Source information:
A computed fold for an 85-nucleotide RNA from a Rhodospirillaceae bacterium, annotated as c-di-GMP-I riboswitch aptamer. The sequence was found by an Rfam model in a public genome assembly. The coordinates come from a structure-prediction model, not an experiment, and the mean pLDDT is 88. The organism belongs to Rhodospirillaceae, within Bacteria.

[in-house]
RNA sequence: ACCUCGAUAAGGCAAACCGCUCCAAAGAGCGGGACGCAAAGCCACCGGUCUACGGGCAUGUUCCUACGAUAGCGGGGUUACCGGG
Numbered sequence: 001a002c003c004u005c006g007a008u009a010a011g012g013c014a015a016a017c018c019g020c021u022c023c024a025a026a027g028a029g030c031g032g033g034a035c036g037c038a039a040a041g042c043c044a045c046c047g048g049u050c051u052a053c054g055g056g057c058a059u060g061u062u063c064c065u066a067c068g069a070u071a072g073c074g075g076g077g078u079u080a081c082c083g084g085g
Stems, first nucleotide, its partner, number of pairs: 002085002005083002012037002017032006035072001041078003045075003048070003054065003057060001
């Protein structure tokens, strides 16, 4: 340098739940906490899912709509630590 392999070790992240805060909501941030994760680092490009403030008309107590959210739903892109070859 390459492979992109993950046995062991080091180090890393942190679901549910709880507290505080933000948001119309979905959900997010911080702290605690660990179900798990070899990209559970980053990016909404594709598909899915959630929400529906605002908007829509067909006026539904229940509909439609993402410009909101999810990268820990999948695909794709991109970068990288340690170990191994």